Background
A computed fold for a 1447-nucleotide RNA from an uncultured Chloroflexota bacterium, annotated as small-subunit ribosomal RNA. RNAcentral holds the sequence, with entries from ENA, Greengenes and SILVA. Model confidence (mean pLDDT): 84 of 100.
RNA sequence: GAGUUUGAUCCUGGCUCAGGAUGAACGCUGGCGGCGUGCCUAAUACAUGCAAGUCGAACGGUAUAGCAAUAUACAGUGGCGACCGGGUGAGUAACACGUAGCAGACCUGCCUUUCCGCGGGGGAUAACAGUCCGAAAGGAUUGCUAAUACCGCAUAAUUUCUGGGGAACUAGAUACCCUUGAAUAAACUUCCGGGGCGGAAAGAGGGUGCUGCGGCCCAUCAGGUAGUUGGUGAGGUAACGGCUCACCAAGCCGACGACGGGUAGGGGGCCUGAGAGGGUGACCCCCCACACUGGAACAGACAUACGGUCCAGACUCCUACGGGAGGCAGCAGUAAGGGAUAUUGGGCAAUGGACGAAAGUCUGACCCAGCAACGCCGCGUGGAGGACGAAGGUUUUCGGACUGUAAACUCCUUUUGUCGGGGACGAGAUAGGACGGUACCCGACGAAUCAGUCACGGCUAACUACGUGCCAGCAGCCGCGGUAAAACGUAGGUGGCGAGCGUUAUCCGGAUUUACUGGGCGUAAAGGGUGUGCAGGCGGGCUGUUAAGUGGUGCAUGAAAUCUCCGCGCUUAACGUGGAGAGGCUGUGCCAGACUGGCAGUCUAGAGUACGAGAGAGGGUUGUGGAAUUCCGGGUGUAGUGGUGAAAUGCGUAGAGAUCCGGAGGACACCAGAGGCGAAGGCGGCAACCUGGCUCGUAACUGACGCUCAUACACGACAGCAUGGGGAGCGAACGGGAUUAGAAACCCCGGUAGUCCAUGCCGUAAACGAUGCAAGCUGGGUGUCGCGGGGUGCAAACCCUGCGGUAUCGUAGUUAACACGAUAAGCUUGCCGCCUGGGGAGUACGGUCGCAAGGCUAAAACUCAAAGGAAUUGACGGGGGCCCGCACAAGCAGCGGAGCGUGUGGUUUAAUUCGAGGCUACACGAAGAACCUUACCUGGACUGGACAUAACGGUAGUAGAACCUGGAAACAGGGACGACCUUCGGGAGCCGUUACUGGUGCUGCAUGGCUGUCGUCAGCUCGUGCCGUGAGGUGUUAGGUUAAGUCCUGUAACGAGCGCAACCCCCGGUGCCAGUUAAAUCGUCUGGCGCGACUGCCCGUGACAAACGGGAGGAAGGCGGGGAUGACGUCAAGUCAGCAUGGCCUGUAUGUCCAGGGCUACACACACGCUACAAUGGUCGGUACAAUGGGUCGCCAAGUCGCAAGACGGAGCUAAUCCACCAAAGCCGGCCUCAGUUCAGAUUGUGGGCUGCAACCCGCCCACAUGAAGUCGGAGUUGCUAGUAACCGCGCGUCAGCCAUAGUGCGGUGAAUACGUUCCCGGGCCUUGUACACACCGCCCGUCACGUCAUGGGAGCUGCUCACGCCUGAAGUCGGGAUGCGAACCGCAAGGACGCUACCGCCCAAGGCAGGGGUGGUGACUGGGACGAAGUCGUAACAAGGUAACC
Repeated sequence: GAGUUUGAUCCUGGCUCAGGAUGAACGCUGGCGGCGUGCCUAAUACAUGCAAGUCGAACGGUAUAGCAAUAUACAGUGGCGACCGGGUGAGUAACACGUAGCAGACCUGCCUUUCCGCGGGGGAUAACAGUCCGAAAGGAUUGCUAAUACCGCAUAAUUUCUGGGGAACUAGAUACCCUUGAAUAAACUUCCGGGGCGGAAAGAGGGUGCUGCGGCCCAUCAGGUAGUUGGUGAGGUAACGGCUCACCAAGCCGACGACGGGUAGGGGGCCUGAGAGGGUGACCCCCCACACUGGAACAGACAUACGGUCCAGACUCCUACGGGAGGCAGCAGUAAGGGAUAUUGGGCAAUGGACGAAAGUCUGACCCAGCAACGCCGCGUGGAGGACGAAGGUUUUCGGACUGUAAACUCCUUUUGUCGGGGACGAGAUAGGACGGUACCCGACGAAUCAGUCACGGCUAACUACGUGCCAGCAGCCGCGGUAAAACGUAGGUGGCGAGCGUUAUCCGGAUUUACUGGGCGUAAAGGGUGUGCAGGCGGGCUGUUAAGUGGUGCAUGAAAUCUCCGCGCUUAACGUGGAGAGGCUGUGCCAGACUGGCAGUCUAGAGUACGAGAGAGGGUUGUGGAAUUCCGGGUGUAGUGGUGAAAUGCGUAGAGAUCCGGAGGACACCAGAGGCGAAGGCGGCAACCUGGCUCGUAACUGACGCUCAUACACGACAGCAUGGGGAGCGAACGGGAUUAGAAACCCCGGUAGUCCAUGCCGUAAACGAUGCAAGCUGGGUGUCGCGGGGUGCAAACCCUGCGGUAUCGUAGUUAACACGAUAAGCUUGCCGCCUGGGGAGUACGGUCGCAAGGCUAAAACUCAAAGGAAUUGACGGGGGCCCGCACAAGCAGCGGAGCGUGUGGUUUAAUUCGAGGCUACACGAAGAACCUUACCUGGACUGGACAUAACGGUAGUAGAACCUGGAAACAGGGACGACCUUCGGGAGCCGUUACUGGUGCUGCAUGGCUGUCGUCAGCUCGUGCCGUGAGGUGUUAGGUUAAGUCCUGUAACGAGCGCAACCCCCGGUGCCAGUUAAAUCGUCUGGCGCGACUGCCCGUGACAAACGGGAGGAAGGCGGGGAUGACGUCAAGUCAGCAUGGCCUGUAUGUCCAGGGCUACACACACGCUACAAUGGUCGGUACAAUGGGUCGCCAAGUCGCAAGACGGAGCUAAUCCACCAAAGCCGGCCUCAGUUCAGAUUGUGGGCUGCAACCCGCCCACAUGAAGUCGGAGUUGCUAGUAACCGCGCGUCAGCCAUAGUGCGGUGAAUACGUUCCCGGGCCUUGUACACACCGCCCGUCACGUCAUGGGAGCUGCUCACGCCUGAAGUCGGGAUGCGAACCGCAAGGACGCUACCGCCCAAGGCAGGGGUGGUGACUGGGACGAAGUCGUAACAAGGUAACC
């Protein structure tokens, strides 16, 4: 820097990515070289070989060679070394390490320098020889011998010790100097140069001890400590020291983190980072620790010793069973573990080391080589030319595009490679090179021998096709996959890097996401409930002094390597190397004196005191008052009362409720206020007493006495607990009544704890201003409380003003926004508390407090990609306001019941083709299913096809076809007859072949087009400007008004667009023209062109507006009535079967043809209708008045026949001319008289008519006969506001006919009602709340059930670890120590001195016994938790969430 919470926005906040790094590992791949690196795990166990020897110029000897001198080799004695070098990181939180010091408290072999010395003796012993024991390892004993081995003696000091004295330094003095006395050495050898030995002083280098400071985590480790802290004395050590011991004292350490637990070798450095930091401690260098585990000493200059010794233990091996041997964390190597880490190589040539005089020997240190892309660096796999671009591949809209100058092809080069030749430096000087015939050089050959890997949805550079179909799979985060996947798999292409590329793991970065640099806490996580206050932190003015902090400067140090800069060397680089620089809370000398600190003095502005006023529900105690409720006692009085949405339980004839009197108990109305007081919790009748704090005024006193505050202490609502009182009202639990699907609730009737008092606990709250305390500074306005000053006034009030409180608006500023704004969330300072994603969880365990309930402190596993804050736009609300609509209401007629028609569901069926599904499917697609239609079923047929186009070839009695045969037909065979256009070339047709047709098959969730719906609702937007960080707002809101976002006014908006309205059509009045009619300038009618209506006029209301109300005139009046016209959008609404169309599927069938059947089924259910149930009627007779529209394959007159349907008939009409055509209700008259009827007409029978190829399934009509249900329809529900509803008939389309009662038009007759907007439904505008945005058909909580996972408790079981107590106690040092042993000295000897050993004692490793602390694993059962497309029960929360929510 980016991705990710949202519909969008800003913020907070976590998660994730891009970078760098690695001792790496894994997958795929792999040409070369250089330089590096390579068991991170089991400090597991180790076969085998090697890794420390050397010296004959210290010594005696043995063997071999030689005549000998002598030479060579070797075991042993002796010397030096083996304490270096090499490995590892187990332990260690420590003076272990780093750094700076101290040692006046110390040691030092080899090396260097200086001084001095090396005289004279003695006794042994290994080797060797012999004997013996043992399997071995080893050992015993007798005898011989040498030394630079060992032991006396001599000499000796600038050495050591003792006594005495001294100046300086020093905190002090023990160092140092002078002096008395005493003590202590040695080794020889030789090639004659030398080498070696002893003493002393010094140097260099090495080592040891002590100290300051620095560097991990846990306080859920808070107290630890008996050699502990100090002293005296002694021992011990190279040396100081409780290092050890005896005695004495009781100290010592600790919130500046003791003690305990966990983890860990430390540093130079390395990685990262702008830095500060964070992480790390491989390789190289320094230090430490360790060497199978534990303990111990020996020798030595140095060890408590990796390749030494002793003991104990575990393990392994050998054994003759008696005993022995061993220690790769040296180099190789093996096994094991593990994701994982190399050769049992060469050489001492170089560097370094040990020994030696040297030659030299030894050296798995080291130098080299081998293995490994493990890392860094370098090189190559060719270079140039080469097409409007081969082939192949991929894709395509079929034109092309990409691969791609890529290849081929032509020319060129030779790094690398192969072969051949030469051939090093590393070696200072003769020789001597493991590497190595290597590096390097020369020549020849030949483009020859050499490219992969990951990715391609966004972040993030790179896209298409196919396959797959929430499958298989991908995935770092967001997320992809459910039939068109740039996200899976494959291919082509592309991008990145390249002998590598990806993945995984880990660290830093990004992350200012622990914030020192550099964050926060009103609402996002976060102010402690409040105060008092110790430690701590911070602290007013002036003067002087000091120099701890601070600054400057000098010196010392900060090893080398690393790092940075400048050079140099390998062809370059990596790498190596020279010089310089850098690196620190470091030490120390000097200087400065501002600021901070210390010390001394002083001041009054902070703080406090005094005095004078004042307000107050501040606290405690004791009294006292009145009203009301209830209860108790009494009186009057009679049937109800009470309660609710409505009721009931309850109370009441044993006298309630009502009313009157008296008593008891608790709480204190009005006053009362956003008012007052208090630190907070909190405090309210009145009075007295006791008592805390506050304000104002004066400026008398003190003189910084201050601020904050971890731990601590005190206070702390309600509820709760304990004891004792009290108990009116209210009232958890509980009982009852209701409500309800249920009702563990809400409502009602009761009612116990409790609420009250006293005393003691508890210690928590949404203890909130969600805002810690203190101080200073920074425009104002308004209100209120307390005190003061001034003005005015008689006073109350009022005005100006100061201080202190409290509230509100608001400037600057702040803030993510909301908001805050002198009472800051502004600008500063000091101190405290707290936060670091959500969940798990304020939970578990531990500790602590509590009588208990529980409080305080406070995790982890696991899990999610978010959880949040504020604001925005919508949507929604059983939120609010305003307003519309046949929305309700007021009416009229219906539907829902019956029969029938039609559609749908369901069922059935071979098929009952398909679609439509709340409103917005259901007399809908269908404005006409007997065949056809027809898509369905059964059966029979056909295949390049029933139909289209193109190319090629063929065809002349051709295409076609009456008729005949077979067949259900399609079709097949035969076939008289027999075509069309033409510019005369041909075309069309037909037959064949090749491309291909075809599909009512799927996807309306791939689409176009069209349509429905909200809705003819009044809305939906844009430009510019303005406001806002932004989403967005404003405009479009407001006041009026309208049918209307219609218009007016106002207005940070001004304008505009799509809608509204108007323009269009029909109807209503009228003028003119033309036409129709046999004629007619009239009338009527038809068509065309005009006029007419605009709130124009008057009155009133209104804001001088828009507009509204009323009136005049007029055929018509405020939109005159009706139609057409449907904004941005919503419903993945409907339609692939009207049409079109992508993709998929089919292709001898899902195509095509035909016959028959089906779409017409029928227990049922729903929807739309028709006809009725009758008298406002039925029936019979008579009689009056329309309009639209239609008609030549048609409408059909007159006339005749038939009861009728209809038939015959043929006039007229291509229609303002003819026809259907009689309209019906109505009116007049007759009958019927309330009944299943003279209502109603279903159903059925018989006989006819018509259409049609054909009326069986399955048409319509007529006549006669039959005469079902039905007597006005439950819950519920529909339409309609006027020429409307209702009633009445007529026409038309489709159509051969018709199941039309449907649809669409036409006219006739012609009502009722609207108080009104509370309610239902739908809609518009504003506003409010929201946890909704798939938008309430939303969201979401808890139990239960199932699965998985981690975790707490748990009778216990079982490991690890840590001390303590007791017992046993190896080796060993130390102490004691023989009667045992002993060559050196003394002694003639005996013996002595001295030493050693057994043995004893202290300490102590390991082991045993017992109890305990800490920490793991496991455990029947059990607790909650997390997660898991569609389980159960309810509905708690989000809207007033339907009882406001929450603590």